Predicted 3D model of a 75-nucleotide RNA (c-di-GMP-I-GGC riboswitch aptamer) from Stieleria marina. Its mean pLDDT, the model's own confidence on a scale to 100, is 79. Rfam family: c-di-GMP-I-GGC riboswitch aptamer. Rfam links the family to the GO term cyclic-di-GMP binding. Taxonomically the source falls in Stieleria (Bacteria, Planctomycetia, Pirellulales, Pirellulaceae).

């Protein structure tokens, strides 16, 4: 510098359950692991979803874009 790929010292944590918040989609937290090599960050485009629908919101673990990065391998 390139690759995101065999492995994983280490990392994250779906469904479900408890508590709290929210009209709601959902969020936070504890337990729990289906999975994840960006399942790290970002609502920028599309999709989906909610509400009291000229509007205001939710979701990045739906797809794409942008920024950053561990291990390992190769040069």
């Nucleotide at each position: 510098u390139u690759u995101c790929g065999a492995a994983a010292c280490g990392g994250c944590a779906a469904a479900c359950c408890g508590a709290u918040c929210g009209c709601g989609a959902g969020a936070u937290u504890g337990g729990g692991a289906c999975g994840c090599a960006a399942a790290g960050c970002u609502a920028c485009g599309g999709a989906u979803c909610u509400c009291u629908u000229u509007g205001a919101g939710a979701c990045c673990g739906c797809c794409g874009g942008g920024c950053u990065a561990c291990c390992a391998a190769a040069a």
The sequence was found by an Rfam model in a public genome assembly. The model forms 90% of the base pairs in the Rfam consensus.